A computed fold for an 83-nucleotide RNA from Symbiobacterium sp., annotated as c-di-GMP-I-GGC riboswitch aptamer. The coordinates come from a structure-prediction model, not an experiment, and the mean pLDDT is 81. Its Rfam family is "c-di-GMP-I-GGC riboswitch aptamer". Gene Ontology term of the family: cyclic-di-GMP binding. The model forms 95% of the base pairs in the Rfam consensus.
[in-house]
RNA sequence: GUUGUCCGGGGCAAACCUGCCGAAAGGCAGGGACGCGAAGCCAUGGAUCUAAGGCGUCAGCUAGGAUUGCCAGGCUACAGGCA
Numbered sequence: 001g002u003u004g005u006c007c008g009g010g011g012c013a014a015a016c017c018u019g020c021c022g023a024a025a026g027g028c029a030g031g032g033a034c035g036c037g038a039a040g041c042c043a044u045g046g047a048u049c050u051a052a053g054g055c056g057u058c059a060g061c062u063a064g065g066a067u068u069g070c071c072a073g074g075c076u077a078c079a080g081g082c083a
Stems, first nucleotide, its partner, number of pairs: 001082003004078001011036002016031006034069001040075003044072003047067004053062003
């Protein structure tokens, strides 16, 4: 450099259940494992979701918020094999 395994980091943890926070999307903690070679970190670009507040002809639009386990991009780390 490349490839790639849960060995390292007492790896992480979807759905679902319980509690708390939030207007909502969703988040946090505990239980739980569908999965993950970055499922480690960063909302920078796209995408998706939400809309308390604001606007409104009351249909909706939007400041803002959320998702990195949606895709890019940036930063950091790794057993073993191969070169």